A computed fold for a 340-nucleotide part of an RNA from Virescentia guangxiensis, annotated as small-subunit ribosomal RNA, central domain. The organism belongs to Virescentia, within Eukaryota. A source record names the gene rns. The full RNA is in RNAcentral, with records from ENA. Model confidence (mean pLDDT): 82 of 100. It matches the Rfam family "Bacterial small subunit ribosomal RNA".
Context: one part of a larger RNA
């Protein structure tokens, strides 16, 4: 390379948008090109093949044939391409829906609880554990009542539910913004799909600057346990967790399942629209089919098509070197020797 694959064996990019490229709906006309057939023109040697010559033989040599190339003309074919034109099913736009939604951003507000502070009542313990101790308390704790402060998170509703491209999103109200769904009429008329590079977004931790700091809690200290205990348990406790701005760009970023289109038994539950049929989602079971099996099954891992990404024995190695990016931490790209 051919071929085979990517749910769990190696393998789907974290996600979206989108450039180049690749692929692409129906009808008609024209053009050139493509492929085949027929006819014509043209082509050295070697090689192949047929018949000779020479030679001990390998072999050498002569003549002929086929084959391979380019080009011209005629003709046929179905598909494709380009151009022109028409169409409405793909795609998009418009209108409507008492609609649905933890979709996003900003601002304001609320109640419960923890903690701290002040004051009252009250007296000897409290706290913690398997058991204890460290800790805390007569400088009056714990408990209880009242008041104040401050920060973070939003009980019930709550779910196999909902929304979002993914990450993710959960108190209430307002403002701003976005998307999906359904129904109906009209309009545009292939405007589509995918997408190397690229751009944007991207949990947590971490970094920088300025704030904030209730609870929790890496590090750190102490008490236990233990042969030891740099742990599990307990008492403290700093970064951090929160806000603003700017970086970082990773994950079991998972449905371990790329995106799009079409086709293929059913049954049950559920969300939105709808009188219903039905349409668009979310789940459970299950036939054909597929699968090494497990299992998947109209939300396919079935049957097909298009495009992208990726894999090729284990380790060395999500490493070294180099390059790019980053304040740093590090990230991305990514070998070999050697070894089994």
């Nucleotide at each position: 390379u051919u071929g085979g694959g990517c749910g769990u064996a190696a393998a789907g990019g974290a996600u979206a948008c989108g450039u180049a490229g690749g692929u692409g709906g129906a009808g008609a006309a024209u053009u050139a090109a493509u492929u085949g057939a027929u006819a014509g023109u043209u082509a050295a040697a070697a090689g192949u093949u047929a018949a000779g010559u020479u030679u001990u033989g390998u072999a050498a040599u002569u003549u002929g044939a086929a084959g391979a190339c380019a080009u011209u003309a005629u003709u046929a074919a179905a598909a494709c391409a380009a151009u022109u034109u028409u169409c409405u099913u793909g795609a998009g736009u418009u209108u409507g829906a008492u609609a649905a939604g933890a979709a996003g951003a900003u601002u304001a507000u609320a109640g419960a609880a923890u903690u701290u502070c002040a004051a009252g009542u009250g007296u000897a313990g409290c706290g913690g554990u398997a058991a204890a101790a460290u800790g805390u308390a007569u400088u009056a704790a714990u408990a209880u009542u009242u008041g104040a402060a401050g920060g973070a998170a939003u009980u019930u509703c709550a779910u196999u539910a909902g929304c979002g491209a993914a990450g993710g999103c959960g108190a209430u109200a307002a403002u701003c913004u976005a998307g999906a769904u359904c129904a109906a009429u009209a309009c545009u008329g292939a405007c589509a799909c995918u997408g190397a590079g690229g751009u944007a977004u991207g949990a947590a931790a971490g970094c920088a600057u300025a704030g904030g700091g209730a609870g929790c809690a890496a590090a750190a200290g102490g008490g236990a346990u233990u042969a030891g205990a740099u742990a599990c348990c307990c008492c403290u406790g700093u970064a951090g967790u929160c806000u603003a701005u700017g970086c970082c760009c990773u994950c079991a970023a998972c449905g371990a399942u790329g995106a799009a289109u079409g086709u293929u038994a059913u049954u049950u539950u559920u969300u939105g629209a709808a009188a219903a049929a039905u349409c668009a989602g979310a789940a459970a079971a299950a036939a054909a089919a597929c699968u090494a099996a497990c299992g998947u099954u109209u939300u396919a891992a079935a049957c097909a098509u298009u495009c992208c990404g990726c894999c090729u024995g284990g380790g060395a190695a999500c490493u070294a070197c180099g390059a790019u990016c980053g304040c740093a931490a590090g990230a991305u790209u990514a070998a070999a020797a050697c070894u089994c």